Predicted 3D model of a 366-nucleotide part of an RNA (large-subunit ribosomal RNA, domain IV) from a Pseudomonadota bacterium. Taxonomically the source falls in Pseudomonadota (Bacteria, Pseudomonadati).
Context: one part of a larger RNA
């Protein structure tokens, strides 16, 4: 010097990102316990004393008086309980209670005030994350009339459920209290069905092609001969036009605990400053209670107070909200947290600053 204990002057967090670590507290019993509160709580609050083991006295039990006081009860009366007093009995055993020296392990909560987050007991990254994340009663939206909706399978099936809207699926918020404001202009959704636009199919006009056959010329001539042009019905094919076609779209109207959004600029009050208030723009509408340098705040260690000799942290306010805000909920909450932060008290080797002691490495030697 390393690990794993013990001790330790004075000091006591001055170490450190941080009291991490250690120290300390700690059973039982009795006394006595704040703010707050959902009255259940907090609370083992906090803060006090006492304990083991031997000796010794004393409490004890039972009956009567009196006082107090409480239930039942219309009263008389019964019943419990406490306190004085008197009278009577008092063998043991255990338990307890007073007072008093000696002696002494062991298991065994540190508390206490403020705040943020999440109500809460739970869940979780099997092996770097246990939380403010996830869940959760609880709200509250939307689909499901049952062969449900909805999820698995290719299908047969099966789950949902041998359940039926106080039932099931989804999605969002998360106990509980107060509460949840504007916009429906875009998206989504639902709904209406007049119009428009529209597919497959229907529906066949008009055109072409082939063709019976006419006509004309030209050769042939026994013939309905032959070969060239026009013109051309009906069939049959080709092309397919008006019109008729649904659902979706346009349109038209609901809808925000549905995606989601929720303004700019100028002037103005008899000091100054601000702007209740006017004017314009612009929009669908311009953030309403509540809270706000906050887990959001850039500037920024804003400013004031508070506490500290002294704090970028805390607490409490201000409000200029870079870039809060109301179920991706808004604010407050008792109770709870191996969560985060601040602070005090108690306690120490974390320090100042080491120190010595035990085992047990390391070091030599073999």
């Nucleotide at each position: 010097c390393c690990c794993u204990c013990g001790u330790g002057a004075a000091g006591g967090a001055a170490c450190u990102c941080g009291g991490c670590a250690a120290a300390a507290u700690g059973g039982u019993c009795c006394c006595g316990u704040a703010a707050c509160u959902u009255c259940g709580g907090g609370a083992g609050a906090a803060g006090g004393g006492a304990c083991g083991c031997c000796a010794g006295g004393a409490u004890g039990g039972g009956g009567g008086c009196g006082c107090a006081c409480g239930a039942c009860c219309u009263a008389c009366g019964u019943c419990a309980c406490g306190c004085g007093c008197c009278u009577u009995c008092g063998g043991a055993a255990u338990g307890g209670c007073c007072g008093c020296a000696g002696u002494g392990a062991a298991a065994c909560g540190g508390u206490c005030g403020g705040a943020g987050c999440g109500a809460c007991u739970g869940u979780u990254u099997a092996c770097c994350a246990a939380a403010a994340a996830c869940a959760c009663a609880g709200g509250u939206c939307u689909c499901u009339g049952c062969c449900a909706a909805a999820g698995c399978g290719a299908a047969a099936g099966c789950u949902g459920a041998c359940g039926u809207a106080u039932a099931g699926g989804g999605g969002c918020c998360g106990a509980c209290g107060c509460c949840u404001g504007u916009c429906c202009a875009g998206u989504g959704c639902c709904g209406c069905a007049c119009a428009g636009u529209u597919a497959a199919g229907g529906g066949g006009a008009c055109g072409c092609g082939u063709c019976a056959g006419g006509c004309c010329c030209g050769c042939u001539u026994a013939g309905g001969g032959c070969g060239g042009g026009c013109c051309g019905a009906a069939g049959c094919g080709c092309u397919g036009a008006a019109c008729c076609g649904a659902a979706g779209c346009u349109u038209c109207g609901g809808u925000g605990a549905a995606c989601g959004a929720c303004g700019g600029c100028c002037g103005u009050a008899a000091c100054u400053a601000u702007a209740a208030c006017g004017g314009u723009c612009c929009u669908a509408u311009g953030g309403u209670a509540g809270c706000g340098a906050a887990a959001u705040u850039c500037c920024u260690c804003g400013u004031c107070g508070g506490g500290u000799a002294a704090u970028a942290a805390c607490c409490g306010a201000c409000c200029u909200g870079c870039a809060c805000g109301a179920a991706a909920g808004g604010c407050g909450u008792a109770a709870c947290g191996a969560c985060u932060c601040c602070g005090a008290c108690a306690c120490u080797g974390u320090c100042u600053c080491c120190a010595c002691g035990a085992g047990g490495g390391a070091c030599u030697c073999g």